[in-house]
């Protein structure tokens, strides 16, 4: 970096720590009643791996835009990706960029 899925659901306590933080710019906001950050314990959720189950087919195997379970890898837990930015038509609302996550390369 490219290629694809997803992004209005969901889940937060404790100890170090001591002024930040919401990616970017404007907003708005979180924050000494304790910001990032590290640790420990829980959780959410089901992308992948796996376990079970259906469906088609005579059977298996294997596969699936299916179902489930949450064991393993990751991800995640203030506000829709906090909200806008760009286009199509000011609003609404669609579509896009741009980020995030995961798979595969």
């Nucleotide at each position: 970096u490219c290629u694809u899925a997803u992004c209005c659901a969901g889940a937060g306590a404790g100890g170090c720590g001591g002024a930040g933080g919401g990616a970017u710019c404007g907003g708005c906001c979180c924050g000494a009643u304790g910001a990032a950050g590290c640790c420990u314990c829980g959780g959410c959720a089901a992308c992948c791996u796996g376990g079970c189950g259906c469906a088609a087919u005579a059977u298996a195997c294997a596969u699936g835009u299916c179902g489930u379970c949450a064991a393993g890898g990751u991800g995640c837990c203030a506000a829709u990706u906090c909200c806008g930015g760009c286009a199509g038509u000011g609003u609404u609302c669609u579509g896009g960029a741009a980020g995030a996550u995961g798979a595969g390369a």

A computed fold for a 105-nucleotide RNA from a soil metagenome, annotated as SAM riboswitch aptamer (S box leader). Rfam family: SAM riboswitch aptamer (S box leader). Rfam's curators write: The SAM riboswitch is found upstream of a number of genes which code for proteins involved in methionine or cysteine biosynthesis in Gram-positive bacteria. Rfam links the family to the GO term regulation of gene expression.